[in-house]
Molecule: SAM riboswitch aptamer (S box leader)
Organism: Anaerolineaceae bacterium UBA5404
RNA sequence: CACUCAUCAAGAGAGGUGGAGGGAACGGCCCUGCGAAACCUCGGCAACCCUAUGCAGUGGGGUGCCAAUUCCGUCAAAAACAACCGGUUUUUGAAAGAUGAGGC
Numbered sequence: 001c002a003c004u005c006a007u008c009a010a011g012a013g014a015g016g017u018g019g020a021g022g023g024a025a026c027g028g029c030c031c032u033g034c035g036a037a038a039c040c041u042c043g044g045c046a047a048c049c050c051u052a053u054g055c056a057g058u059g060g061g062g063u064g065c066c067a068a069u070u071c072c073g074u075c076a077a078a079a080a081c082a083a084c085c086g087g088u089u090u091u092u093g094a095a096a097g098a099u100g101a102g103g104c
Base pairs, nucleotide, nucleotide: 001103003102004101005100006099007098008097013042014041015040016039017038021031022030023029025074026073027072028071043066044065045064047063048062049061050060051059052058053057070096075093076092077091078090079089080088081087
């Protein structure tokens, strides 16, 4: 990194520093001075990879994660409702994104 594969409806805190932002983009809608982001300490969750163990289980290690379905939608198809067009709801798939492993 515009590559490939897999997963994304579950799960997981507290303190310190810090001071206004953050939830990928855009539109919503949310979180936030009863303190955002970021950094540090301890803690936790448990997806992928490595490893020990005959398997399972469990342990160790490497990344990751600890508001809200990947917070919802953004394109397409189908169904239903409504019906002049339009629009609304549901389901499915894709696009985009995140994480892991492989690859470059």